[in-house]
Context: one part of a larger RNA
Formats: sequence, C1' cells, structure tokens
RNA sequence: UGACGGGGGCCCGCACAAGCGGAGGAACAUGUGGUUUAAUUCGAUGAUACGCGAGGAACCUUACCCGGGCUCAAACGUAGAAUGACAGACGGUGAAAGCCGUUCUCCCUUCGGGGCAGUCUACGAGGUGCUGCAUGGUUGUCGUCAGCUCGUGCCGUGAGGUGUCGGCUUAAGUCCCGCAACGAGCGCAACCCUUAUCCUUAGUAGCCAGCGGGUAAAGCCGGGCACUCUAGGGAGACUGCCAGGGACAACCUGGAGGAAGGCGGGGAUGACGUCAAAUCAUCAUGCCCCUUAUGGCUUGGGCUACACACGUGCUACAAUGGCGUAAACAAAGGGAAGCGAGCCUGUGAAGGUAAGCAAAUCCCAAAAAUAACGUCCCAGUUCGGACUGUAGUCUGCAACUCGACUGCAUGAAGCUGGAAUCGCUAGUAAUCGCGAAUCAGAAUGUCGCGGUGAAUACGAUCCCGGGUCUUGCACU
Repeated sequence: UGACGGGGGCCCGCACAAGCGGAGGAACAUGUGGUUUAAUUCGAUGAUACGCGAGGAACCUUACCCGGGCUCAAACGUAGAAUGACAGACGGUGAAAGCCGUUCUCCCUUCGGGGCAGUCUACGAGGUGCUGCAUGGUUGUCGUCAGCUCGUGCCGUGAGGUGUCGGCUUAAGUCCCGCAACGAGCGCAACCCUUAUCCUUAGUAGCCAGCGGGUAAAGCCGGGCACUCUAGGGAGACUGCCAGGGACAACCUGGAGGAAGGCGGGGAUGACGUCAAAUCAUCAUGCCCCUUAUGGCUUGGGCUACACACGUGCUACAAUGGCGUAAACAAAGGGAAGCGAGCCUGUGAAGGUAAGCAAAUCCCAAAAAUAACGUCCCAGUUCGGACUGUAGUCUGCAACUCGACUGCAUGAAGCUGGAAUCGCUAGUAAUCGCGAAUCAGAAUGUCGCGGUGAAUACGAUCCCGGGUCUUGCACU
C1' cells in the first nucleotide's frame, strides 16, 4: 500500500422485510452425474456447469463403435521420370465403398520440342490427436458497481501520500462549497435506436368523413387524403416557471401548466483489473505426436441404454373449473424447390383440384384467455392425461432400433407437496394465445409479439453482495 476482522460510521441493491406466484411431492420432456455398453464421441462442473456449445443426432450431421475397402491419398502446388492415355460406357462381385473384366483411346510442331491428361517418385498434404498452465481472438463473472489512473507541484530517507480528503448532495469521483494542491485521461452522463404527444410533407397496395354508383354483404367501384395509418422532416422536458427548505450554492420537497416532470419507460453501450476462469472441437497458432494411420471412404450400430441421484421446464391435482353451442377484439413476423385461398372427399391427421401472391395488394391466419347461453354438482369425477392396443396420415432412399400428427379404445400417478429454496416493484408479476430462426420431417426449448392485468414496500434489527471513510494487525 493492499487484503482480512463473528471492529466501527455512512450508503446502496428484490439483499432482507411486506406481498404475489413458483419449484422441492406426481406423470412426462430435457440436460447432467452415476452405472451399463463394442460404442454410449467431445467439451462445460460453486456463485460464473447442468432446455449449456446444440438456432433443431432416423441416414447425413458424427468427431464414437463393429465390419469392409484406400495409401500422393477427397482438393491443390513444385520438381523429376516413364507414357498416350485418363475419363466415359457396359458387365461381374459386393451391404456400400471398393475391386475385377471388356470396350473405346490425344492435339500442335520450324521435328529440337510444346500443350493436355492421368500414372509413378520425392517434398509439401491430412489429423475434431495433446497442451486454454505456451498463445491470438472471443466470452463469462465481480458489475452498468462508481470506480481506475496520469502530468506538474508539495510532503516523506524510502515504499508511498496528497489530488481521489471534509461538509452538503446525487443513480453516479453527479454537482456545489472548503482545502497544498492545480489540471487532465479512461469510466458516469449526453450524443445512437425504440416507445409515449403534437405539427408538417407525401397518399398507394393503407384509410372512408362528405358526394355518387353498387351489393345478400363488403372501400366493392368512381372519387377524396379529412381521419386512422404508413415513413421522412420538425417541435416538445430544460428544475424552464411559482412557493418553501438549504449556506445567497449544489440540490431537495410541494405546486402550476403539460401527452409526458425532475434520469419519462425500454434497449444498445461494460473503465483499470480479478478468477493461470472458459474455449487448441468456430477460427487462427507455437511446441509435441500419428503418416498402409491418430489420415481418407463406406454398410450397420451408437450419441435415444437405465436399479438410481440432481438441475431446468411442461401438464395437472379442478367449480375463479371441465365440456358443448353460437359470437368479439391484437401485435410482430414469414412466404417461390415457397405461402397456399376457395371448392370437393375424409370423423380427423390429411388428400384431390386450383385462384391469388416476390406481397401495407394474396396467403399462412383460427388469435386465445374474455363475454353470452346450456350442462356437470365436489366424486379420483364429464378432473387429470401418462401408459398401452389397434387403424391410419405426412415428410423422407429409408420412420425396426429412433419421427411428428390423427381416429377409436385404454384411463396410471396425482386431492396443492417435508427440511431447505427461487423469481418479481408496474403495463411489472401472474395468466392467455400468436409468430420466427434452425428445419425434408421433428419443441414443453430459445428468441420475439401483443391480450387481460394485480398485491405489497412499515422500515433499516438481521441474512447475502457491493461502495466509501476509519480502526486493529497473524499476512502482503
């Protein structure tokens, strides 16, 4: 100087408290450990691993295992040698890869050679082999915490201190005042995106107030751009105004006006550093290792196993509910090897046919919770849906290992969950559906979107984490 203290002071955070809803009990999904296995590829392991890499393992992927083949090799470069082939086609064998056989077989030339093509040899190849404790790059965490430093000066023999401290204040080392300090940099804030209000410009593919036409109905048509909306530009919020407090400061409290008020809400943005944190399997790369194999091709299998244990989820245990009938209201997205209306067939998954749309035009598309009416009457039930049987649909060479979905039948556990534990402060929690990426097919995961829409926060004693000043000294 730091670090540490079951030392002290001050302060903050869904840290506690006050509330709401979970998880821990059940079934299932998924990840992990363990066990098993020929193989169950590898990595991630307190917080900061465990629906994580993986935004999608039937083959492929795939790195693993069993088996069958290849050895200049799947691609490419250089040098040399011999050659006129190689490729292709056909046949055989085979699970495929591969192997074998048959057939076909160059061009230019000044004749020195050159081009082309494969073959052979050599050097480069190739390696998801090792080391993340040799590295770059990238990332997690402390933490969006308010800190981390420098120049000159001053103090100290020096390490170092001061500045960065004190008072007040802030979300903030934010600002004000004081001060042997005066300034500055990286952070904070602002500049960026989005959302909330208004004005303006533009008016189709969007909209329809007024006028006309038209329909069973419909912006359907003429027409119009007022409104909604779309997307360009601008305005607006700055403690600007008022009152009180404060030190006449910074600032705080209340009020007015306003769509919005004191950082308006959300996002992007992560200082110096810490954990020899993670990654050699995204990529790059040093060293080491393999080179008829630790490389390369391929059939099949495995990554999907299952006495068990843990994490994360989904569905429930019901009446604030289940089921049936007929009605209403979104946002954000995607679409050509695509989205697919309508009609017909089928109980249905779906099939047949086929219009429109490279899309503010057409389609996916039905929003669902909700409201109305009816039914069930507290029961392992008209709750719950696992498991199983059977018949099917779709994708795809191919659904046995091992896909999703549909119909009928079956109808398990489960009656609110021990100790211990998690999330959340407002359009949030809770709850309801919708979309997208990946993708042939395959979400209860992930990332987004809107609908309905709460309760509580007295406070600072305690638990956890952090900041700052100070104190002590086993450590540095």
A computed fold for a 476-nucleotide part of an RNA from an uncultured bacterium, annotated as small-subunit ribosomal RNA, 3' major domain. The full RNA is in RNAcentral, with records from ENA and SILVA.